Predicted 3D model of a 1484-nucleotide RNA (small-subunit ribosomal RNA) from a Dehalococcoidia bacterium.
The sequence is in RNAcentral, with records from SILVA.
Its mean pLDDT, the model's own confidence on a scale to 100, is 86.

RNA sequence: AGAGUUUGAUCCUGGCCCAGGACGAACGCUGGCGGUGCGCCUAAUGCAUGCAAGUCGAACGGUCCCGGUGGCUUCGGCUGCCGGGAUAGUGGCAGACGGCUGAGUAACACGUAAGUGACCUGCCCCGGAGAGGGGGAUAAGCCGGAGAAAUCCGGCCUAAUACCCCGUACGCUCUUCAGGCUACGGCCUGGAGAGGAAAGGGCUAAAACCCGCUCUGGGAGGGGCUUGCGGCCUAUCAGGUAGUUGGUAGGGUAAAGGCCUACCAAGCCGAAGACGGGUAGCCGGUGUGAGAGCACGGUCGGCCAGAGGGGGACUGAGACACGGCCCCCACUCCUACGGGAGGCAGCAGCAGGGAAUCUUGCGCAAUGGGCGAAAGCCUGACGCAGCGACACCGCGUGGGGGAAGAAGGCCUUCGGGUUGUAAACCCCUUUUCUCGGGGAAGAGCAAGGACGGUACCCGAGGAAUAAGCCUCGGCUAACUACGUGCCAGCAGCCGCGGUAAUACGUAGGAGGCGAGCGUUGUCCGGAAUUACUGGGCGUAAAGGGCGUGUAGGCGGCUUGCCAAGUCUCAUGUGAAAUCUCCCGGCUCAACUGGGAGGGGUCAUGGGAAACUGGUGGGCUUGAGGGCAGCAGAGGAAGGUGGAAUUCCCAGAGUAGUGGUGAAAUACGUAGAUACUGGGAGGAACACCAGUGGCGAAAGCGGCCUUCUGGGCUGUCCCUGACGCUGAGGCGCGAAAGCGUGGGGAGCAAACCGGAUUAGAUACCCGGGUAGUCCACGCCCUAAACGAUGGGUGCUAGGUAUGGGGGGUAUCGACCCCUCCCGUGCCGUAGCUAACGCAUUAAGCACCCCGCCUGGGGAGUACGGCCGCAAGGCUAAAACUCAAAGGAAUUGACGGGGGCCCGCACAAGCAGCGGAGCGUGUGGUUUAAUUCGAUGAUAAGCGCAGAACCUUACCUGGGCUUGAACUGCACACGAUGCCCCGCGAAAGCGGGGGUUCCUUCGGGACGGGUGCAGAGAUGCUGCAUGGCUGUCGUCAGCUCGUGCCGUGAGGUGUUGGGUUAAGUCCCGCAACGAGCGCAACCCUUGUCGCUAGUUAAUUUCUCUAGCGAGACUGCCCCUAACAAGGGGGAGGAAGGUGGGGAUGACGUCAAGUCAGCACGGCUCUUACGUCCAGGGCUACACACACGCUACAAUGGCCGGUACAAUGGGUCGCCAAGGCGCGAGCCGGAGCUAAUCCCAAAAAGCCGGCCCCAGUGGGGAUUGCAGGCUGCAACCCGCCUGCAUGAACGCGGAGUUGCUAGUAACCGCAGGUCAGCAUACUGCGGUGAAUACGUUCCCGGGCCUUGUACACACCGCCCGUCACGUCAUGGGAGUCGGCAACACUUGAAGUCGCUGGGCCAACCCGCAAGGGAGGCAGGCGCCGAGGGUGGGGCCGGUGACUGGGACGAAGUCGUAACAAGGUAGCUGUACCGGAAGGUGCGGCUG
Repeated sequence: AGAGUUUGAUCCUGGCCCAGGACGAACGCUGGCGGUGCGCCUAAUGCAUGCAAGUCGAACGGUCCCGGUGGCUUCGGCUGCCGGGAUAGUGGCAGACGGCUGAGUAACACGUAAGUGACCUGCCCCGGAGAGGGGGAUAAGCCGGAGAAAUCCGGCCUAAUACCCCGUACGCUCUUCAGGCUACGGCCUGGAGAGGAAAGGGCUAAAACCCGCUCUGGGAGGGGCUUGCGGCCUAUCAGGUAGUUGGUAGGGUAAAGGCCUACCAAGCCGAAGACGGGUAGCCGGUGUGAGAGCACGGUCGGCCAGAGGGGGACUGAGACACGGCCCCCACUCCUACGGGAGGCAGCAGCAGGGAAUCUUGCGCAAUGGGCGAAAGCCUGACGCAGCGACACCGCGUGGGGGAAGAAGGCCUUCGGGUUGUAAACCCCUUUUCUCGGGGAAGAGCAAGGACGGUACCCGAGGAAUAAGCCUCGGCUAACUACGUGCCAGCAGCCGCGGUAAUACGUAGGAGGCGAGCGUUGUCCGGAAUUACUGGGCGUAAAGGGCGUGUAGGCGGCUUGCCAAGUCUCAUGUGAAAUCUCCCGGCUCAACUGGGAGGGGUCAUGGGAAACUGGUGGGCUUGAGGGCAGCAGAGGAAGGUGGAAUUCCCAGAGUAGUGGUGAAAUACGUAGAUACUGGGAGGAACACCAGUGGCGAAAGCGGCCUUCUGGGCUGUCCCUGACGCUGAGGCGCGAAAGCGUGGGGAGCAAACCGGAUUAGAUACCCGGGUAGUCCACGCCCUAAACGAUGGGUGCUAGGUAUGGGGGGUAUCGACCCCUCCCGUGCCGUAGCUAACGCAUUAAGCACCCCGCCUGGGGAGUACGGCCGCAAGGCUAAAACUCAAAGGAAUUGACGGGGGCCCGCACAAGCAGCGGAGCGUGUGGUUUAAUUCGAUGAUAAGCGCAGAACCUUACCUGGGCUUGAACUGCACACGAUGCCCCGCGAAAGCGGGGGUUCCUUCGGGACGGGUGCAGAGAUGCUGCAUGGCUGUCGUCAGCUCGUGCCGUGAGGUGUUGGGUUAAGUCCCGCAACGAGCGCAACCCUUGUCGCUAGUUAAUUUCUCUAGCGAGACUGCCCCUAACAAGGGGGAGGAAGGUGGGGAUGACGUCAAGUCAGCACGGCUCUUACGUCCAGGGCUACACACACGCUACAAUGGCCGGUACAAUGGGUCGCCAAGGCGCGAGCCGGAGCUAAUCCCAAAAAGCCGGCCCCAGUGGGGAUUGCAGGCUGCAACCCGCCUGCAUGAACGCGGAGUUGCUAGUAACCGCAGGUCAGCAUACUGCGGUGAAUACGUUCCCGGGCCUUGUACACACCGCCCGUCACGUCAUGGGAGUCGGCAACACUUGAAGUCGCUGGGCCAACCCGCAAGGGAGGCAGGCGCCGAGGGUGGGGCCGGUGACUGGGACGAAGUCGUAACAAGGUAGCUGUACCGGAAGGUGCGGCUG
């Protein structure tokens, strides 16, 4: 620091995802040791048990025990005194700390900085003063009583540092007077009046003294209250508020205050976000990050809040009190049913919840706290230990040597490679471990150590006790084998898996980390992906439809002052811990000690004055105004004109008109259309007209008048910054639409017809209503677009045009130069992803506003506001996807365009499609009908020839190292051959006899047995080689260098010509080159030369070879002086002369594993192999290619003429003979220019037939023969005789061919024993037509559009049906939250009352009374309860709405190419659906 993922590729935009770090974690696998930390994030749920706050006898009376010592004694004991110990109670202090938790709280709760002239403070410290006198009670105790208990009541006795009264007192408090100071509720000084204190205890012989007590001043520390500033989300919460805001008086408090009460006033808060809702303890800090930030607030520390939920006060210095009290509620427990008890969010522990979080441990030794004079007691604070890899840190599981490298595993091309110095083995060490021994510091004067017999040290033993986890397709480091076969599975993203998976599972190996490793979750980062640092808005998401203007933000030149911002210095503070640096302590580290640094938008003070700001003065350039001119469809109202459509009337006139691709509906003999005249009415204004003008936009178009807004030019006269922008607000705002009333010619949603169509709710046609028009009022949207907010300044030009001015020129207009404003085009720099923009910026800058943050869901739902409605504005979420996009590139495609070619069409000839037959295929059948080929590019194809064989198929019979191959081992000497038996054969069984060489070991050969291995037409042509088809004999396909482009890529190869051709020429940022084209090769046509065979020879012909010839070379014309084209001459041949061979880069996963080869898989007495028979020849059909025909240009009969290419010894076969014939006999010749096949046929000559299913046609069938062959039944060919079928020229459609071609005619060859209508060749006869390129098909080049790239057989939209999921509405229903109204009202404070009760003080001898108080009663408030109507939120709900997703459902075809009606759009209507149509708008 980046990387993966949208595409065929590219650049950009943009989201998703990954690599990093972190954690109070959890889960999976695994687990040796130690140190230091941390450990209920959920149920602030409920809790058994134990412990967590007591202490003081030196405050007090008693009681008990022990010791000592008196008195009395009935010897039972009773009663004193002294000392010690214990202690229930009274009393004091503590219990408000410490410990826990985070529920609540959006608040002065917290942080920070201040204020308190508005306050308090027990214990502690310093200082001043003091403690005199008296009194009455009451716990405990005793007696009695109630109760199950908790506990309570009555009587009697008693003490105090408990309580009360009196006296005294200050610098204390209050009132008042005077003076001084002040920051103005204060402080200081003086005077007067009033008020308020106290307690004792210890030691002692007594004191001193010590500990206490009272009043008072000060301090320290701690707190209360107030204020500035700071830190969450939501405006789909916009208004809130009655003690509310302020005042006066009073109450209350330690204290200001509306804190509380009464009265008075009507304020107070709020877009700088009040009020409401949601969420949340806040901070020091922690994590991350380069930082700015973002997220978090566990442990530790500070503050706050809470103690089962809620309320309340008491005591006290301090509480509204976790382990105190009272009340209400819920819950739990006890109960004798009458009543009671309780509060772990203290430490352990239990249940529950949960993915998940520990021991009912030890000790007060240390630190700290409470009490005490002290000893000491208490302390689950704390110190330790235990459990947990939860985190961080450290250590170990050994170290060295050890093979060209064991075994085993895995892979293998079988050679080897790898695991791997790894192991074994040798040497060494002992951290750790085990055992034994010693043994701390931590403890401040002594003693006293939970941890702990721990750390640590010493010794002994022994490599011993100790390695796993994840990953290995890319990102991302690490690859092979097997298994599996879109299965099982993986997956963070892209994506893997459908038989060769480095992606699943396993193994081997490798990579990473290591007592851990992975996974999950969360946060930050990467993410400049909310952009302050640091982004954008023409087309990717994004400029508000336009204006006006409020708040706000920003603001010209110059000068004085101020000092708020700003800068600087100082002081204070920013606790400690944390962080950074330095130094130190544990062996290191983690951890920890010390020092320094850092940290604020903070406060106060001093200073500076450039800039911003404030204030005063001045200026004119910004802005505005005056004056003089100018242009204009700017707006509103009123009037007016002509053309045209329609309608009405009249005339004249007759059969059609209209409409379309073609038609029909429609109109018309009741007289239309066309023509003429007259009239009515509405709407719109041709030409001018423009790339023009005006307006803020929407928008504005005949002419005239009136009213009215804005702009431009000139002048430089006036004002003197008066400016720019503009959240809200207000106004305007096309079309459609709505309301009321008019109007209505034309047009025209809906609707009705007619066509089209598979359908046609459309496009086309005929009609036609709202509407379109007017007035008034609404609506408020749009592709309201330049898809580009407004303002100002700056930054080359050129050109055109509208308006105005100046100069020059002229007689004048024009022309020309120039200034300002507007509207366009081109273009430099610059910008941009590119396209493009470019003084009318999308350039360079500043100011202000609006808006964007992946696609879908969705501009939707809910809520709110607006609207008569339609609807508009504002505007989510769940869920889902790995993209959605922009621009440009190369292709492909288009029912886009241009140019060009081809038997592509057209023109022509002959066919096919109909018949019969042949062949092939599909299908069907079958035991098998072997397999492959399947549009073009399969189908007389593989097959140049299936009776057996072939043969791969079926049935049956056999063989098993095999029919064929190689090697090794063993034994044999045979196998072949002959004979016998079984058998269909193959084969099986049996018998007979016979090898070669030799160095005598053996070898060769052969069969046998066994082992390796053979074999397979078994699978995969989608694992392959090779070969082939096709586009296509089309003219294309590329490369190097250069240049252009960010890049894909382009250029070259495009362009102008030309060609059969990317053929050539010219031009050109290209210059060259390669594969193709052409040529070179073969053949044919002419000639020459040489040679040759045949029966002959020179020519000739023929055969073979060599050579010549043709090159636009010559002439004319044309073209650009080119390439070339047209014509001509010569020539056998003329512009590649004809034909062939030759097939670029590539396409079709085209074809072939069955020709061959070959990877992998499969079979192995069988999927191999041998044999016999059968099948490949089946047959209701369908298709393809052919043959023969349908006849007279013919058929038949007779006669007769002329070829070429070829083949032949297992062959071709002559003559001659036989047979009607196929053929047979025969054997000459020929290894072939010699002989043979061999006759060529059509043709020609002559004759017959006479238009008929005929003498056309020959299918089919019968009989008789011939040939080949082991064998013609299934299943060959031929001959003769007989039989004589369909068929009379072929529907839609379709094929070939442009000249020696088509057509017709025969001949030969390969295959082959035989079998040819097929195939490959050969010659004979021998045409017609081509105007032309509109159309069909295919192709080439250029261009254009594209949403296609598996590339139009593409892509893709909507309804419907099915499944899953989330969500809106919904009669309702259930629940939660916070308020409100009324009602009821506990505890308790306060107030009033207080007839009952009461010791202290007063009067009184007393009784009694007074003062004061208590109970009780009443009242205000008041937790909670009840009732009620609303608000907000959530769950659920028959049914319902749309949405998303889901390999192969239905209907259509809307969009993308002019997508076949250009598309999109707002609105309105309509329609199964996409959608259609109307009106207006946009060009994307």